[in-house]
Molecule: transfer RNA
Organism: Rhodovulum sp.
RNA sequence: GGGGACGUAGUUCAAUUGGGAGAACGCAUGCUUUGCACGCAUGAGGUUGUUGGUUCAAGUCCAAUCGUCUCCA
Numbered sequence: 001g002g003g004g005a006c007g008u009a010g011u012u013c014a015a016u017u018g019g020g021a022g023a024a025c026g027c028a029u030g031c032u033u034u035g036c037a038c039g040c041a042u043g044a045g046g047u048u049g050u051u052g053g054u055u056c057a058a059g060u061c062c063a064a065u066c067g068u069c070u071c072c073a
Base pairs, nucleotide, nucleotide: 001072002071003070004069005068006067007066010025011024012023013022019056027043028042029041030040031039049065050064051063052062053061
């Protein structure tokens, strides 16, 4: 330098091929316990990497850009 893949909650990942943004773990509070852990209940936590475009509507489609990984040279 060229090709490909990926980017969604603190972490690991979903989102049924365009229409309600979610799960597990973690975190906070309460219950339980002499106390801790486990367990149960409730809750907080998101500009879906960034910018723009298409559409009534975009995590999903298109373009550019940034970053990570990988292959070739």